[in-house]
RNA sequence: GGGCCCGUAGCUCAGCAUGGUUAGAGCGCCGGACUCAUAAUCCGGUGGCCCGGAGUUCAAGUCUCCGCGGGCCCA
Numbered sequence: 001g002g003g004c005c006c007g008u009a010g011c012u013c014a015g016c017a018u019g020g021u022u023a024g025a026g027c028g029c030c031g032g033a034c035u036c037a038u039a040a041u042c043c044g045g046u047g048g049c050c051c052g053g054a055g056u057u058c059a060a061g062u063c064u065c066c067g068c069g070g071g072c073c074c075a
Stems, first nucleotide, its partner, number of pairs: 001074007010027004020058001028046006051067005
């Protein structure tokens, strides 16, 4: 330098191809139950500029373009 993939909750990710009304899961964290106590388990709660910008559209996490960051391969 070229190609491909990824970026969504504190962490790990799903959702994207086929745009649609409330953006989700597990773990974590907080409170409670249980226990002599802790762990485990159960109940409730807590959660987001969907990397940034522009474009298309009635409508964008999702499509297009530019950039930023990370990973893999080739040279």
Predicted 3D model of a 75-nucleotide RNA (transfer RNA) from a Thermoprotei archaeon. The organism belongs to Thermoprotei, within Archaea. Its Rfam family is "tRNA". By type it is a transfer RNA.